[in-house]
Context: one part of a larger RNA
Molecule: small-subunit ribosomal RNA, central domain
Organism: Leucaena leucocephala
RNA sequence: UUGGGUGUAAAGUGUUUGGAGGUGGUUUUUUAAGUUCACCGUCAAAACCCAGGGCUCAACCCUAGAUAGGCAAUGGAAACUACCAAGCUGGAAGAUGGUAAGGGCAUAAGGAAUUUCUGGUAGAGUAGUGAAAUUCGUAAAGAUUGGAAAGAACACCAACAGUGAAAGCACUCUAUUGGGCCAACACUGACACUGAGAGACAAAAGUUAGGGGAGCGAAUGGUAUUAUAUACCCCACUGGUACUAGUCGUAAACGAUGGAUAAUAAGCGCUGUGUAUCGACCCAUGCAGUACUGUAGCUAACGCGUUAAGUAUUCCACCUGGGGAGUACAUUCGUAAGAAUGAAACUA
Numbered sequence: 001u002u003g004g005g006u007g008u009a010a011a012g013u014g015u016u017u018g019g020a021g022g023u024g025g026u027u028u029u030u031u032a033a034g035u036u037c038a039c040c041g042u043c044a045a046a047a048c049c050c051a052g053g054g055c056u057c058a059a060c061c062c063u064a065g066a067u068a069g070g071c072a073a074u075g076g077a078a079a080c081u082a083c084c085a086a087g088c089u090g091g092a093a094g095a096u097g098g099u100a101a102g103g104g105c106a107u108a109a110g111g112a113a114u115u116u117c118u119g120g121u122a123g124a125g126u127a128g129u130g131a132a133a134u135u136c137g138u139a140a141a142g143a144u145u146g147g148a149a150a151g152a153a154c155a156c157c158a159a160c161a162g163u164g165a166a167a168g169c170a171c172u173c174u175a176u177u178g179g180g181c182c183a184a185c186a187c188u189g190a191c192a193c194u195g196a197g198a199g200a201c202a203a204a205a206g207u208u209a210g211g212g213g214a215g216c217g218a219a220u221g222g223u224a225u226u227a228u229a230u231a232c233c234c235c236a237c238u239g240g241u242a243c244u245a246g247u248c249g250u251a252a253a254c255g256a257u258g259g260a261u262a263a264u265a266a267g268c269g270c271u272g273u274g275u276a277u278c279g280a281c282c283c284a285u286g287c288a289g290u291a292c293u294g295u296a297g298c299u300a301a302c303g304c305g306u307u308a309a310g311u312a313u314u315c316c317a318c319c320u321g322g323g324g325a326g327u328a329c330a331u332u333c334g335u336a337a338g339a340a341u342g343a344a345a346c347u348a
Base pairs, nucleotide, nucleotide: 004319005318006317007302008301012316014201015200016199017198021194022193023192025088026087027086028085031082033081034080035077036076037075038074041071042070043069049065051063052062053061054060091191092188094185096183097182098181099180103177104176106174108172110154114150115149116148117147118146119145120144121143125136162169163168206247207246208245209244210243215241216240220236221235222234258315259314260313261312262311266293267292269290270289271288272287273286274285275284297304298303322347323346330341331340332339333338
């Protein structure tokens, strides 16, 4: 290299946009680059193969011949790929009419709870645990009842549901904005799919600056437990968690399953929207999503099974025994933390 793979054994980039590249619906025409046929030249000799011959045989030697394959020329073929030209409407896109949604962003307002502060009542405990203690409390706690403030999160509804490319998204109203789906089909006429490099987004934690700080709570201090206890339990509490503007660019970023297209048994739910019906429900049925059971088939098995891990095509990414090691070195990025790319010696 051919080849084999990537749900769980090594292996699908966290997700997406997209210039290059690769691949690409259907009809007719042109050309002949790929393709294919015929013919010709060449690929030194020796060697290999084959036929004959010579050394007494053989090895060895001599003479003649030949295939496959490569490259180029010449002349044909035109189905397929490609090219030229002109079309088509099924893919794609789309003016129109509907529609569902925790999709994004911004503003405004809300109630419950918590904590703190401040009054009243009352007067010895409270809090916490397996049991305790540290803690708080006669300078009046805890409890109860008025008032005020602050910050964060939004019970029930709630679903096996919805939505978004993924990360993610939920009290309520409003403004603005993105995408999806369905219907009937004007217009365009292959405009498509994928996508190395590149760009954008990207939980939590971390980091820079500024304010903010109720609760929770790494670190830390203390009480316990214990042989020890740098822990689990308890008390307190700092960075942080929340906001604004940057940065970082990683996760079991998981469906551990890359994207697109086509056809391939059924049954049963849910969501959205149609058809049918005079109309609503039921029933029947189409499209788009989302679950479950399951045939064929696949799989080492588990299981997957029209949302495929089955049958095929196409493009990208990745894998090649364990450890060393996602380490060293180097480069790029970053304020840093680190991230990305990424070996070898050696070892069993």